């Protein structure tokens, strides 16, 4: 120094071929249940989709640059 791949809730991770509300699951908060913890039920919150530009009527999704992080080669 090049190649490659991942970056999306606090933690794991889906999100198709760009299309109109960003989602599970685990957490956490509140009600119930219990003497009371823990289960289970119901119901809430929490997101700059790592960052910046651009393409477009629309971008998590396509495109370029950086970042961090892994993996390979010299």
């Nucleotide at each position: 120094g090049g190649a490659c791949g991942a970056c999306u809730a606090g933690c794991u991770c889906a999100g198709c071929u760009g299309g109109u509300u960003a989602g599970a699951g685990c957490a956490c908060u509140g009600c119930a249940u219990u003497c009371a913890c823990a289960u289970u039920g119901c119901a809430g919150g929490g997101g700059u989709c790592a960052c910046a530009a651009g393409u477009u009527c629309g971008a998590a999704u396509c495109u370029u640059g950086u970042g961090u992080c892994g993996u390979c080669c010299a």